[in-house]
RNA sequence: CCGCCCCUAGCUCAAUGGUUAGAGCGCGCGUCUUAUACACGCGUGGUUCCUGGUUCGAGUCCAGGGGGGCGGA
Numbered sequence: 001c002c003g004c005c006c007c008u009a010g011c012u013c014a015a016u017g018g019u020u021a022g023a024g025c026g027c028g029c030g031u032c033u034u035a036u037a038c039a040c041g042c043g044u045g046g047u048u049c050c051u052g053g054u055u056c057g058a059g060u061c062c063a064g065g066g067g068g069g070c071g072g073a
Stems, first nucleotide, its partner, number of pairs: 001072007010025004018056001026044006049065005
C1' cells in the first nucleotide's frame, strides 16, 4: 500500500428495517446455612465506536472517519 472481517451492558454474545435493544456471566439485596459457598428469587445495568445519508421508521442499509483482527505485496 491492497483485499476481507469485526465494533451493542463491566465481560462473552443475541436482536427479520417495525414501534420498550435482550440473554448468560458479573455486581447489589434477599431466602436458605452456625457461617461461607452452591441453589433460588428480586434488582442493577446501554449516547448500539463517531459524523452524515436513505427511509414513515436504522443496532440493522449506504458513504466518510476512528479502533481492532486476518491475509497478500
A computed fold for a 73-nucleotide RNA from a Candidatus Wolfebacteria bacterium, annotated as transfer RNA. Rfam family: tRNA. It is annotated as a transfer RNA. Its mean pLDDT, the model's own confidence on a scale to 100, is 82.